[in-house]
RNA sequence: GCGCCCAUAGCUCAGCAGGAUAGAGCGUCCGCCUCCUAAGCGGAAGGUCGGGGAUUCGAAUUCCUUUGGGCGCG
Repeated sequence: GCGCCCAUAGCUCAGCAGGAUAGAGCGUCCGCCUCCUAAGCGGAAGGUCGGGGAUUCGAAUUCCUUUGGGCGCG
């Protein structure tokens, strides 16, 4: 220098042949249960999907560019 992959909630990830409320588990907080705690049960908060731009009625999903990480080739 060239090519490929990854980046989504505090953490680990799903969703990725575009369809609109963006999800799960763990964690956090509140409540129930219990003499208390844990476990169990119910609920809530939390994300402009790495950044920017483009296409589209509509983008986490497509295209361009860029940042960080990983792998391969020269």